A computed fold for a 94-nucleotide RNA, annotated as c-di-GMP-I-GGC riboswitch aptamer. The sequence was found by an Rfam model in a public genome assembly.
RNA sequence: ACCGAUAAAGGCAAACCCUGGGAAACCAGGGGACGCAAAGCCACAGGCCUAACCCCGGCGGCAGGCGCCGGAAAUGGUGGCUGGGUUGCCCGAG
Repeated sequence: ACCGAUAAAGGCAAACCCUGGGAAACCAGGGGACGCAAAGCCACAGGCCUAACCCCGGCGGCAGGCGCCGGAAAUGGUGGCUGGGUUGCCCGAG
């Protein structure tokens, strides 16, 4: 320097439950551990999730507003989906 051991010291915390926020996806705090060597940080690229605003169509309606249904749609999420960027603890099986 690489690598990450059925080792050591520490760390994080899925599902689920409670409380709060949000239209939702989901997020924050507490409990809890399936897992994790970057499961630390950054939504830049791709993926995935949601569908509020705007728009389009149908129905109701004389028409518009409006309501319901459908379509399309991130300015919303996800880093515990992948790539990329960035920072970094401990130890020494190899």